[in-house]
């Protein structure tokens, strides 16, 4: 690389720098963005790892000093595929899967 589990729910500054760009691939689209983007620094959330008690396999509670990780909205912004379903001329719209992707532990 690539392979397993598990999660994609809700959390979280009207602070400092910075200057144009941003929403995790591409294209079309929506959207944020000079009332100030990315970065970065402080700050904050959560609780995978952790660590502390119970229990001791499985789980539960607690707690944040440490390893990540996150901090517009839209429930991984939509558009692509497969199924069903509303409507039904066409168009559109709703649901789920499955692909991809992201975090986090592991194998390797």
């Nucleotide at each position: 690389a690539a392979c397993u589990u598990a999660u994609c729910a809700a959390g979280a500054g009207a602070g400092g720098u910075g200057g144009a760009g941003g929403g995790a691939c591409a294209u079309g689209g929506c959207c944020c963005u000079a009332u100030g983007a990315a970065g970065c620094c402080c700050g904050g959330c959560a609780a995978c790892c952790a660590a502390u008690u119970c229990a001791a396999u499985c789980g539960a509670a607690u707690u944040a000093a440490g390893g990540u990780g996150c901090c517009a909205a839209c429930c991984g912004u939509u558009u692509g595929c497969a199924a069903g379903g509303a409507u039904g001329u066409a168009a559109u719209c709703c649901u789920u899967g499955a692909u991809c992707g992201a975090u986090a532990a592991g194998u390797g």

The RNA shown here (SAM riboswitch aptamer (S box leader)) has 108 nucleotides and comes from Abyssicoccus albus. Its Rfam family is "SAM riboswitch aptamer (S box leader)". Rfam describes the family as follows. The SAM riboswitch is found upstream of a number of genes which code for proteins involved in methionine or cysteine biosynthesis in Gram-positive bacteria.